Source information:
Predicted 3D model of a 497-nucleotide part of an RNA (small-subunit ribosomal RNA, 5' domain) from Phaeomonas parva. Taxonomically the source falls in Phaeomonas (Eukaryota, Sar, Stramenopiles, Pinguiochrysidales). The full RNA is in RNAcentral, with records from ENA.
[in-house]
Context: one part of a larger RNA
């Protein structure tokens, strides 16, 4: 002089854009953050409508009936591996560029082929019944796009090249002579794609030599297991290998990157927000489901720690959005709304959606405006200063002419989104009225460093970033006119360069 995720003083008029716990990966009270699909399926527990009965007060009550619209539980798909947080750990199982070959892939797209006929179950329900409760346990029944057989098999899979061997679901609209036919949407194998993901290689990515030796599945190799898929990834036998002053291996610290600040550049310093990637999810440890986890708001164990208990046994995870309490110099609303982008289910209607839109709070930065504009010397008063003439503040004010950003107030009112559907919102904007009306601070003033005097104070009280000022005349301390800087800011005081 730049710069900030700032922070604390004194001040503060209005907007637009943006940002906002950098500390305890500290603990959470409460609410909402992942559902959905009746066109998979048995149903009918609540709503509403129709049917029918019954009572009568003639329009209400009641009871039945899944028959409709539609729908709690429950079977079953589909999605809860996506979005959202944090940054603890991790110096290389990470990231960044570039290379590679032995995978995998629901949903989508493209093409090729097929859905034949059987079958047994089981929740939900109903009874009985254990338990304070969380859940349970038995007997009965029953569906399916749940589950098991046959059949059928190649362009698949294994192969001793002779052969084996592997799937399938139906559901809704018309329409019908009831036999079926059509469309739509889903099912199964197979190749292929686009898009996703796993996996190996190499360079590159911090500090310590006051850390020099490290290493036994340890290196390689044969076999076999195991995965999607190579491989010591496991195992069993064989060899003794591999690493290392070009820093192994211990130890600190730390996510990493596009980027961000500085720089004139080579650098150097950061890694908030936005974005790409990893890793985590109360600590540690494991697998189940499933195209995908070793799974934030899933399961199961152990440990801490908080709650309920009838004492026998249960619950629970905010590093999701808000919010508490802690801790701290410090960091917002227990708002709206699914209108719009996007996601999940669905054929759709549509239902979820603290993502995401938008609101509120905060000068925390940027950036724009504005607090007035023109006239006006008898240079009014007053205050300071004075050589007592006068200077000075100062055309400042007052007065006179205007003017209305911005604010208030009133009316009209958009785009954002259209066939329909605006939280934002009656916003922005227009348009009229109001009246100079309601809006200025701070820091400085010996030199660096623009900008000086007069009184206090007497090495005191005090100043201060370096030099230094202060000890009776301080432009350097406290106040006062006066000035100089910057402006809704200013100063300090931390950060980097």
């Nucleotide at each position: 002089g730049a710069u900030u995720g700032a922070a604390c003083g004194c001040u503060g008029g209005c907007g637009g854009c943006a940002g906002g716990c950098c500390u305890a990966a500290c603990a959470c009270a409460u609410g909402c953050a992942a559902g959905u699909c009746g066109a998979a399926c048995g149903g009918u527990a609540a709503c509403a409508g129709g049917a029918u009965g019954u009572g009568c007060u003639u329009g209400c009550a009641c009871a039945u009936c899944g028959c409709u619209g539609a729908c709690g539980a429950g079977u079953g798909g589909c999605g809860g591996a996506c979005g959202g947080g944090u940054g603890a750990g991790u110096a290389a199982u990470g990231c960044u560029u570039g290379g590679g070959a032995a995978c995998u892939u629901g949903c989508c797209u493209u093409u090729g082929c097929g859905a034949g006929g059987g079958g047994g179950a089981u929740a939900a329900c109903a009874g009985u019944u254990g338990g304070a409760a969380a859940c349970g346990a038995c007997u009965g029944c029953u569906a399916a796009u749940a589950c098991c057989g046959c059949a059928u098999a190649a362009u698949g899979u294994c192969u001793u090249c002779g052969g084996a061997c592997c799937a399938a679901a139906c559901g809704g609209g018309g329409c019908u002579u009831c036999g079926g036919c059509u469309c739509c949407g889903g099912c199964g194998c197979a190749a292929a794609g686009a898009g996703a993901g796993g996996c190996c290689c190499a360079a590159g990515u911090g500090a310590g030599a006051u850390u020099a030796g490290c290493u036994a599945g340890u290196u390689g190799g044969u076999a076999a297991g195991g995965u999607a898929a190579c491989g010591g990834c496991u195992u069993a036998c064989c060899a003794a290998g591999g690493c290392g002053a070009c820093g192994a291996u211990c130890u600190c610290u730390a996510g990493c990157u596009g980027u961000u600040c500085u720089g004139a550049g080579a650098g150097g310093a950061a890694g908030a927000u936005c974005a790409g990637c990893c890793a985590c999810a109360c600590u540690g440890g494991g697998a189940c489901u499933g195209a995908g986890a070793c799974a934030c708001g899933g399961c199961c164990c152990a440990g801490a720690c908080u709650c309920c208990u009838a004492c026998g046994g249960g619950a629970g995870g905010c590093a999701g959005c808000a919010g508490u309490g802690g801790g701290g110099a410090a960091u917002a609303u227990u708002g709206g709304a699914c209108a719009a982008u996007g996601g999940g289910c669905g054929c759709a209607a549509g239902c979820c959606u603290g993502a995401u839109c938008c609101a509120g709070c905060c000068a925390u930065g940027c950036c724009g405006c504005g607090u007035g504009a023109g006239u006006g010397a008898u240079g009014a008063a007053g205050g300071c200063c004075c050589u007592a003439g006068g200077g000075u503040c100062g055309u400042a004010a007052a007065g006179c002419u205007c003017u209305u950003u911005c604010g208030c107030c009133u009316g009209u009112g958009a785009a954002g989104a259209u066939a329909a559907u605006g939280a934002c919102u009656g916003u922005a904007g227009c348009a009229g009225g109001u009246a100079a009306a309601g809006a200025a601070a701070c820091c400085c003033c010996g030199g660096c460093u623009a900008a000086c005097u007069c009184c206090g104070u007497g090495c005191c009280a005090g100043c201060a970033g370096c030099c230094g000022c202060g000890g009776u005349a301080a432009u350097a301390c406290g106040g006062a006119g006066g000035g100089g800087g910057u402006u809704a800011g200013c100063g300090u005081u931390g950060u980097u360069c």
The coordinates come from a structure-prediction model, not an experiment, and the mean pLDDT is 89.